Predicted 3D model of a 348-nucleotide part of an RNA (small-subunit ribosomal RNA, central domain) from an uncultured prokaryote. The RNAcentral record of the full RNA draws on ENA. Its Rfam family is "Bacterial small subunit ribosomal RNA". Its family is annotated with ribosome and structural constituent of ribosome in the Gene Ontology.

Context: one part of a larger RNA
RNA sequence: CUGGGCGUAAAGCGCGCGUAGGCGGCUUUUUAAGUCAGGGGUGAAAUCCCGGGGCUCAACCCCGGAACUGCCCUUGAAACUGGAUGGCUAGAAUACUGGAGAGGUGAGUGGAAUUCCGAGUGUAGAGGUGAAAUUCGUAGAUAUUAGGAAGAAUACCAGUGGCGAAGGCGGCUCACUGGCUAUGUACUGACGCUGAGGUGCGAAAGCGUGGGGAGCAAACAGGAUUAGAUACCCUGGUAGUCCACGCCGUAAACGAUGAUAACUAGCUGUUGGGCAGCUUGCUGUUCAGUGUCGCAGCUAACGCAUUAAGCUCUCCGCCUGGGGAGUACGGUCGCAAGAUUAAAACUC
Numbered sequence: 001c002u003g004g005g006c007g008u009a010a011a012g013c014g015c016g017c018g019u020a021g022g023c024g025g026c027u028u029u030u031u032a033a034g035u036c037a038g039g040g041g042u043g044a045a046a047u048c049c050c051g052g053g054g055c056u057c058a059a060c061c062c063c064g065g066a067a068c069u070g071c072c073c074u075u076g077a078a079a080c081u082g083g084a085u086g087g088c089u090a091g092a093a094u095a096c097u098g099g100a101g102a103g104g105u106g107a108g109u110g111g112a113a114u115u116c117c118g119a120g121u122g123u124a125g126a127g128g129u130g131a132a133a134u135u136c137g138u139a140g141a142u143a144u145u146a147g148g149a150a151g152a153a154u155a156c157c158a159g160u161g162g163c164g165a166a167g168g169c170g171g172c173u174c175a176c177u178g179g180c181u182a183u184g185u186a187c188u189g190a191c192g193c194u195g196a197g198g199u200g201c202g203a204a205a206g207c208g209u210g211g212g213g214a215g216c217a218a219a220c221a222g223g224a225u226u227a228g229a230u231a232c233c234c235u236g237g238u239a240g241u242c243c244a245c246g247c248c249g250u251a252a253a254c255g256a257u258g259a260u261a262a263c264u265a266g267c268u269g270u271u272g273g274g275c276a277g278c279u280u281g282c283u284g285u286u287c288a289g290u291g292u293c294g295c296a297g298c299u300a301a302c303g304c305a306u307u308a309a310g311c312u313c314u315c316c317g318c319c320u321g322g323g324g325a326g327u328a329c330g331g332u333c334g335c336a337a338g339a340u341u342a343a344a345a346c347u348c
Stems, first nucleotide, its partner, number of pairs: 003320004007302002012316001014201004021194003025088003029084003033081002035077008049065006091191001092188001094186003097182003103177007110154001114150004119145003125136002162169002206247006215241002220236004258315002261312001263310001266293001268291011297304002321348003330341004
């Protein structure tokens, strides 16, 4: 390299957008680059192969043939691919009319709870645990009543429910805004799919500057437990968690399953629409999601099974025994932490 693979054995980039490239619907006419056929030229010799011959044989050598699967020229063919040209509407996009939604950003606002503050009632305990102790409390705690302050999160509704490309998104209201989807028309007329590089987004933790700080809580301190206990349990408690702006760019970023499209039994639940029927809340049907089970088929098995891991096309990414190692060195990026790209010796 060919090949074989990528749910769990090694292997799908965390997810989009998109450049080059690759691939691409039905049809008319044309062209002849690819393609196919005929002819010609060339494809040195040696080598390889086949048939002969010469050294006593063989290696070796000699002669003849074939081959040299290639390239070029020329004459044709026109189905397919490509180019040109005209048309089409089944892919794709747009408009109109509706629909659902924790999709995003900003602003405002509500109640419950927690903690704290001052005040009232009230008195000796309260906390906490397996049991305790550290801790708080006669300087009046815990409990309870009304009041005030602050920050964070939004009980019930809540649902293998919804939305988003993924990360993710949950009180309520307003403003701005992205996507999805249904029906019937209208309109453009292949405008499409994928996507190396590139670029954007990207949980948590972490970093920088400035705020904020109720609760929780790495580190840390103390009390227990224990042979020890740098833990599990308890009492405290700082970064952090929150906000703004800027970095970081990683996760079991998981469905451990790349994207698009076509095809291939069904049953049943659920979300949002449409249509028809009637007994107006059901039945049938049809789209778009989201689940459970299950046939064919697939799979090493487990299992998957119209939301495929079935059957196929196209494009991208990735794998090639374990360790060394996702490490070293170098490059790029970063304030740093580090990220990314990525070996070898050696060893089994």